[in-house]
Context: one part of a larger RNA
RNA sequence: CGCUAGAGUAUUGAAGGGAGCCGUCCAUAGUACGAGAGGACCUGGAUGGACAUGCCAAUGGUGUACCAGUUAUUCUUCCAAGGGUAGACGCUGGGUAGCUAUGCAUGGCUAGAUAACUGCUGAAAGCAUCUAAGUAGGAAACUAACCCUAAGAUGAGUACUCUCUAAGGCCACGGGAAGACAAUCCGAUUGAUAGGUAUCAGGUGUAAUAUCAGCAAUGGUUUAAGCCGAGAUAUACUAAAGGCCGU
Repeated sequence: CGCUAGAGUAUUGAAGGGAGCCGUCCAUAGUACGAGAGGACCUGGAUGGACAUGCCAAUGGUGUACCAGUUAUUCUUCCAAGGGUAGACGCUGGGUAGCUAUGCAUGGCUAGAUAACUGCUGAAAGCAUCUAAGUAGGAAACUAACCCUAAGAUGAGUACUCUCUAAGGCCACGGGAAGACAAUCCGAUUGAUAGGUAUCAGGUGUAAUAUCAGCAAUGGUUUAAGCCGAGAUAUACUAAAGGCCGU
């Protein structure tokens, strides 16, 4: 821009894409078959590998400053207590959310018409012949089924609802398990959208001060403390002013 008033929501499905895999074991059955050795078709069940998609309750990883320990040096303020630097974490032990695999869950069913090929009946051609009339099977390929996209399918489909300074949309604003930027989704005071605060979960592991024991290093008590990024719930304390398009 189109789809012929303008919008919102929900859809049909022409067409396109994805997937499609392969073992092992058990039963049938030591049956059919076979002198024996050996040893099935078919059917049903269990389980695994690779692959694909999704997920984070558990098992683990990461978690660059969440907690603690610790060395050297420097600074605040002498002690104590702390800050900086040693990597763009000094090193070490842990670790929430998120993201993740080596972890967890799910998936491959099937049907139809066929290819090569195998048949039945059967003439032309008194025989024979799967074919000429007729008729039965047969593959990871084809079509449908499963998952995804999909009306620019210009053949532009369908249904419902709303509307005439309107319906609705856009910019800006508060934000997001959305994101390079666009886009997308939520919120916008008739509000829990983000921050803050409170409580809880969770992490670390018992802060500082004071006091006690010890000559001291240090240890005990106060103290399951103190501190804490992303998590949950609650709470308007702070911030979500407004402007424009649209007949």

Large-subunit ribosomal RNA, domain VI from a metagenome, 247 nucleotides, folded computationally. The RNAcentral record of the full RNA draws on SILVA. Its mean pLDDT, the model's own confidence on a scale to 100, is 88.